RNA sequence: UGGGGCGUUAGUUCAGGGGGAGAACGCUUCGCUGGCAGCGAAGAGGUCAGGGGUUCAAAUCCCCUACGCUCCAU
Numbered sequence: 001u002g003g004g005g006c007g008u009u010a011g012u013u014c015a016g017g018g019g020g021a022g023a024a025c026g027c028u029u030c031g032c033u034g035g036c037a038g039c040g041a042a043g044a045g046g047u048c049a050g051g052g053g054u055u056c057a058a059a060u061c062c063c064c065u066a067c068g069c070u071c072c073a074u
Stems, first nucleotide, its partner, number of pairs: 001073008011025004019056001027043006049065005
């Protein structure tokens, strides 16, 4: 440098593979406790990497681009 494969979803780690965007941890508030820790309850937080296409409908399928990991060639 070229090519192949996998990945990109909440602050973090990840699930979800056509029609409700979710879990755990973290964060905020409240309660239990004299207080911390801990436990319980409630809540906030998302252009689903970017663009285009298919579809009545796309985080999900197809194409291109970017980035990360990995393999092959040079």

Transfer RNA from Geobacillus subterraneus, 74 nucleotides, folded computationally. The RNAcentral record of the sequence draws on ENA. The prediction has a mean pLDDT of 84. The source organism's lineage runs through Bacteria, Bacillati, Bacillota, Bacilli and Geobacillus. Its Rfam family is "tRNA". It is annotated as a transfer RNA.